Predicted 3D model of a 1491-nucleotide RNA (small-subunit ribosomal RNA) from a metagenome. The prediction has a mean pLDDT of 86.

[in-house]
RNA sequence: AGAGUUUGAUCAUGGCUCAGAUUGAACGUUGGCGGCAGGCUUAAUACAUGCAAGUCGAGCGAGAAAGUCCUUCGGGGCGAGUAGAGCGGCGGACGGGUGAGUAACGCGUAGGAAUCUGCCUGGUUGUGGGGGAUAACUCGGGGAAACUCGAGCUAAUACCGCAUAAGCCUUACGGGGGAAAGCGGGGGAUCUUCGGACCUCGCGCGAUCAGAGGAGCCUGCGUUGGAUUAGCUAGUUGGCGGGGUAAAGGCCUACCAAGGCGACGAUCCAUAGCUGGUCUGAGAGGACGAUCAGCCACACUGGGACUGAGACACGGCCCAGACUCCUACGGGAGGCAGCAGUAGGGAAUAUUGGACAAAGGGCGCAAGCCUGAUCCAGCCAUGCCGCGUGUGUGAAGAAGGCCUUAGGGUUGUAAAGCACUUUCAGUAGUGAAGAAAGCCUGGAUGCGAACAGUGUCCUGGGUUGACGUUAGCUACAGAAGAAGCACCGGCUAACUCCGUGCCAGCAGCCGCGGUAAUACGGAGGGUGCGAACGUUAAUCGGAAUUACUGGGCGUAAAGCGCGCGUAGGCGGCUGAUUAAGUGGGAUGUGAGAGCCCCGGGCUCAACCUGGGAAUUGCAUUCCAAACUGGUCGGCUCGAGUGCAGUAGAGGGAGGUGGAAUUCCAGGUGUAGCGGUGAAAUGCGUAGAUAUCUGGAGGAACACCGGUGGCGAAGGCGGCCUCCUGGACUGACACUGACGCUGAGGUGCGAAAGCGUGGGGAGCAAACAGGAUUAGAUACCCUGGUAGUCCACGCCGUAAACGAUGAGAACUAGCCGUUGGGCCCGUUGGGGUUUAGUGGCGCAGCUAACGCGAUAAGUUCUCCGCCUGGGGAGUACGGCCGCAAGGUUAAAACUCAAAUGAAUUGACGGGGGCCCGCACAAGCGGUGGAGCAUGUGGUUUAAUUCGAUGCAACGCGAAGAACCUUACCAGCCCUUGACAUCCUCGGAACUUGGCAGAGAUGCCUUGGUGCCUUCGGGAACCGGGAGACAGGUGCUGCAUGGCUGUCGUCAGCUCGUGUCGUGAGAUGUUGGGUUAAGUCCCGUAACGAGCGCAACCCCUGUCCCUAUUUGCCAGCACGUAAAGGUGGGAACUCUAGGGAGACUGCCGGUGACAAACCGGAGGAAGGUGGGGAUGACGUCAAGUCAUCAUGGCCCUCACGGGCUGGGCUACACACGUGCUACAAUGGGGCGUACAAAGGGUUGCCAAGGCGCGAGCUGGAGCUAAUCCCAAAAAGCGUCUCGUAGUCCGGAUCGGAGUCUGCAACUCGACUCCGUGAAGUCGGAAUCGCUAGUAAUCGCGGAUCAGAAUGCCGCGGUGAAUACGUUCCCGGGCCUUGUACACACCGCCCGUCACACCAUGGGAGUGGGUUGCACCAGAAGUGGCUAGCUUAACCUUCGGGAGGGCGGUCACCACGGUGUGGUUCAUGACUGGGGUGAAGUCGGAACAAGGUA
Repeated sequence: AGAGUUUGAUCAUGGCUCAGAUUGAACGUUGGCGGCAGGCUUAAUACAUGCAAGUCGAGCGAGAAAGUCCUUCGGGGCGAGUAGAGCGGCGGACGGGUGAGUAACGCGUAGGAAUCUGCCUGGUUGUGGGGGAUAACUCGGGGAAACUCGAGCUAAUACCGCAUAAGCCUUACGGGGGAAAGCGGGGGAUCUUCGGACCUCGCGCGAUCAGAGGAGCCUGCGUUGGAUUAGCUAGUUGGCGGGGUAAAGGCCUACCAAGGCGACGAUCCAUAGCUGGUCUGAGAGGACGAUCAGCCACACUGGGACUGAGACACGGCCCAGACUCCUACGGGAGGCAGCAGUAGGGAAUAUUGGACAAAGGGCGCAAGCCUGAUCCAGCCAUGCCGCGUGUGUGAAGAAGGCCUUAGGGUUGUAAAGCACUUUCAGUAGUGAAGAAAGCCUGGAUGCGAACAGUGUCCUGGGUUGACGUUAGCUACAGAAGAAGCACCGGCUAACUCCGUGCCAGCAGCCGCGGUAAUACGGAGGGUGCGAACGUUAAUCGGAAUUACUGGGCGUAAAGCGCGCGUAGGCGGCUGAUUAAGUGGGAUGUGAGAGCCCCGGGCUCAACCUGGGAAUUGCAUUCCAAACUGGUCGGCUCGAGUGCAGUAGAGGGAGGUGGAAUUCCAGGUGUAGCGGUGAAAUGCGUAGAUAUCUGGAGGAACACCGGUGGCGAAGGCGGCCUCCUGGACUGACACUGACGCUGAGGUGCGAAAGCGUGGGGAGCAAACAGGAUUAGAUACCCUGGUAGUCCACGCCGUAAACGAUGAGAACUAGCCGUUGGGCCCGUUGGGGUUUAGUGGCGCAGCUAACGCGAUAAGUUCUCCGCCUGGGGAGUACGGCCGCAAGGUUAAAACUCAAAUGAAUUGACGGGGGCCCGCACAAGCGGUGGAGCAUGUGGUUUAAUUCGAUGCAACGCGAAGAACCUUACCAGCCCUUGACAUCCUCGGAACUUGGCAGAGAUGCCUUGGUGCCUUCGGGAACCGGGAGACAGGUGCUGCAUGGCUGUCGUCAGCUCGUGUCGUGAGAUGUUGGGUUAAGUCCCGUAACGAGCGCAACCCCUGUCCCUAUUUGCCAGCACGUAAAGGUGGGAACUCUAGGGAGACUGCCGGUGACAAACCGGAGGAAGGUGGGGAUGACGUCAAGUCAUCAUGGCCCUCACGGGCUGGGCUACACACGUGCUACAAUGGGGCGUACAAAGGGUUGCCAAGGCGCGAGCUGGAGCUAAUCCCAAAAAGCGUCUCGUAGUCCGGAUCGGAGUCUGCAACUCGACUCCGUGAAGUCGGAAUCGCUAGUAAUCGCGGAUCAGAAUGCCGCGGUGAAUACGUUCCCGGGCCUUGUACACACCGCCCGUCACACCAUGGGAGUGGGUUGCACCAGAAGUGGCUAGCUUAACCUUCGGGAGGGCGGUCACCACGGUGUGGUUCAUGACUGGGGUGAAGUCGGAACAAGGUA
């Protein structure tokens, strides 16, 4: 410090997620030791049991027992003035716990004045003299108990007077008022009732002044969220009198006044103890407030006071309530949020331990006692830190595991082995520190009369340790007792095998898994950390993703529709002053701990400890005066006023004009009009439309008219008049900052809509009809009502848009245009300035597009708004509205995206250019018939398998009777039909017979080979064992190879350079041209490659060479005829080599180019014709059944052999063909002309036989020689005469031929007979542009036989092409796009189903709260005439004072009524979200088919 994820890719925006650190954690797996910390975050739920606050006999009275000793047996001593209890004092207000409440002077910080303060410290002063009670105790009574009543006795440092009063309180300044307590130690003199008095010391007590520490009160500032909480408040705000308190104060009360708080957020609601600090972060911040420390609050819930220095009191009291317990039912008792512990809750949090040894606290003179505070120990890997689980050596790189290309690799120096060490744990021993006091003894010194006594200091002495089997140290033995967890697709370090097969599962995000998963599970290996490792939860970070530091708003989320203006914020030049802000110095404070720095102590560290720094803050004070602010002056440039002009659809009102539509009346006139893609509805013979004249009425204002004008925006358009707002220009004068923005507020605000009343020509929602359509509640047509218009009043929204808030300043230019001013000039015009309004464009900005003085540039001021998509601008609530609705405005839930700009493609019922038998123009077909063949389907034991739009379907198959053959049935074989290796035997091989459907089995005959170094070897056959064979079994979506297709279309790319942030672009686009990215020109491109073309083959002309088997002109011979023969080499042909064609030449067009058009010559002319040749790629196209091959599967079978069957089935559908339907024909007869092929397992002549298929025959031929072989259409002639025929030949019957082991299933052919459909084929559809279509025959491959198929060959031989609008396919450029699996795309809504959250809802049930009223415990205060009463007073009667009781006021709980608010729930209901394959349509994205 970043990374992953939206896309085909890119940049941006933007969310989600990850890597880090952390925790009072929990869970899973694992677990050796120690140190230091930490340990109910939930139920402030309920608590059994024990302990947690007592102490003092030196305040007081009283005072046991057990036990033991003595005894005269009555008792006594010791125990012991002990225990226990009581009165009294001090302490139980500290310490300890918890965080419920509290949004508050509660806390933090800085200050303040009107206070109190036990114990402690220091002063001053006193401590005199009396009195009356009461508990304990005794007796009696009540009660189950708790406890209590009565009578009697008694003490005090308990209680009450009196005296005194320095200081204190009070006062009218004369005065008045109010205290105390004793106890202990010692003792010289004196006195004595022998107790003591008295003296002294110590402690205590009273009063008072100070201090310290503590507490109470007040104030400034700071302290969570919500405005869908906007108004709150009657003791409320203030005053005066009174009361009350320790103390100021409405704290309380009476009266008076009407205040006080609030958008700088009152009130209300929700949440929350606050802080030092902790975690994180670079910081600023954010989150938190465990442990430790400060403050606060609370103590079962609520209320209350008492006592006291201090409480409204955790282990005190009273009352009310809930709960629990005891009970004799009458009454009582209790409060763990102290320490342990229990139950419950929960994911979850410890022992009913030891000790007061230390340090602290209470009491005490002290010893001491108490102390679950504290110090320790126990449990827990909860955290942090440290240590260990060995070290060295050790290659045969052991075994085993795993992988493997089978060679090896890896685990791995790892282990074993050898040599060492012993930390920690273990055993045994040794052994600090935490301890100093107190106490005792002695001494010095103070007080003192004192050698008592006592305080302080010093010396000496013994004693005090829970932890503790302490820490540490030593010895002993032995590698001995001690390693796991997570991860390994990317992010993110780390990879293979097996299993599984969208299953099981994983997952933080993206995403893995559908048969080769580095992502699931296991294993091997690896990586990371390590006594831990992972997961979950949570916080900060990354996140500049709330942006103060540090973001944005044209199109991504985001500028209010526009003005005016309040508060607020900000504000021109200049002088003086002030010192609020600001800057600096000083002082105080900012507790300690913590963080940081420097030291120190535990072996180190964690940890502990000393000092410093820091604590960014607050307060006080001093200084400065630049800037901001305040105050007082001045100025004119901002702003404004006046004066003179200018332009304008600016606004309001009233008039007025013409054109047009419609309607009405009349005239002319006749059959249609109107409307559409085409129609129809509609109108019209009752006279329309058309046309003319006149009239009525409403609305809107053609031309001018213009990226022209005006206005803040909405908006504004004939002309005239009146009223009225603003802007601009010019020059001067005046005011003197008067300004800008603007939360709330207020006004204006298109269209539609609403209310009332008018008006209504045209247009026109709704509606009606007609069309269209599968439907058509639409688009189109005919009608038509609200409305549109006017007046008044509402509504308050729009893509109210420049998707761009307002104001100010600054920052290159150029070209238009509107309104002014100035200058030059000549009609034109030019220059300059200002206010608008447009187009380009530099810098700059921007993600890009783009903006660019009218900024989206550079700055300043103010306002508004945004923070992922959906849910949703929705619900609820509030406000507004007559309503419609508007405004303000969420959440649950859900997704990992949504979005902007630009790029490359693809696509478009977008555009432009161009091509192709693509259409058109033609010719012939298919689709109808019969048959052949292939396919689907069906059937079957099997009908083997594959191919499936074009690009499967006469395809693999160039040929299924057996074989083929892969399928089915049955019968058999198991190292196998085939390959290699081992072993044994045998030559191989062969004759015949039997059984069997055959495979096969049994028997039988002949036969002993070849090479040899003499060991044996090679080939072959048979038997045996195991390695292995074998598989047309699966996967063409694991593959190679081959092939189809777009397409013989003209394209597809690269290097360097340049442009762009980038994907990419450029080149390859453009102007021409071509069959062509063919060529030329232009050009930020310049070149190059694969394609095109050419080079190759066939064919067309000529030449040369060659001459047999081919040829025969001339010369001979010869035949019935025939190159048959001699011969020839001219011609044809054959097959080798050359020539030829290149836009080369001429003319024209073109840019002078490329090229095109025409022409000449030529056998051929612009690629002459045909073939071979198929760029980058697309279709997961086809093929595992040609072959090869990974993986998987079968192994007496999914392998192998055999016989028979099947692939040939047949209601049907489709493709491809053949033959036809006839006369351009059929039939008969005669007759002519090819090319290219094939042939020895062959082609087969002549001749003979047969009607024929064929048979016979055997010549010739290994082929330019012989054969197949007849070419057929054609030509000539005869016949048929338009008919189901002399057309057509299917089907069937019969008889045959041939091939073959075998023609039944299931061959071809022949002859005789039979003679079906069919009379030119619906919708639709195919081929073909010239030697082509059409038509005619011939040959070949395969093959024993079996073509209408396929591949070739020649014969005859057309028609048409205006043209590119349309259909299909393709190429280039451009445009739009929400597509990229790319339009066979994407995608919307209703309905149906399932689930989820949520709104409404008659209501229902809780919580909380306001108001009104009732009620009123305990308590305090007031009053009190009843009852009662020790101290004091008394005139002895009584009084003062007190207590009880009564009553009034206040008040908790409780109750009633009525509201608010919140939570839960609710029949039914609304929409929303989500969900592989549901229904209906087809709204959006292309002109998305109606933008």